[in-house]
Molecule: transfer RNA
Organism: Candidatus Woesebacteria bacterium GW2011_GWF1_31_35
RNA sequence: GCCUGGAUAGCUCAGUGGUAGAGCACGUCAUUGGUAAUGACGCGACGAGAGUCCGAUUCUCUCCCCAGGCU
Numbered sequence: 001g002c003c004u005g006g007a008u009a010g011c012u013c014a015g016u017g018g019u020a021g022a023g024c025a026c027g028u029c030a031u032u033g034g035u036a037a038u039g040a041c042g043c044g045a046c047g048a049g050a051g052u053c054c055g056a057u058u059c060u061c062u063c064c065c066c067a068g069g070c071u
Base pairs, nucleotide, nucleotide: 001070002069003068004067005066006065010024011023012022013021018054026042027041028040029039030038047063048062049061050060051059
């Protein structure tokens, strides 16, 4: 330098153009003599920029980052 894959919540991962979800973690409350466990509720995210579209996490382009391969 070229090619492929990846990037979504604190972590691990879903999400094939129409309201962004789960588990764990975290907070509050309930429960208990107390803790753990359990239950209810809550907080919290689409790598950056542009394009297409009525509408983009999703499609296209460029760039940054991560992993792998080729030279």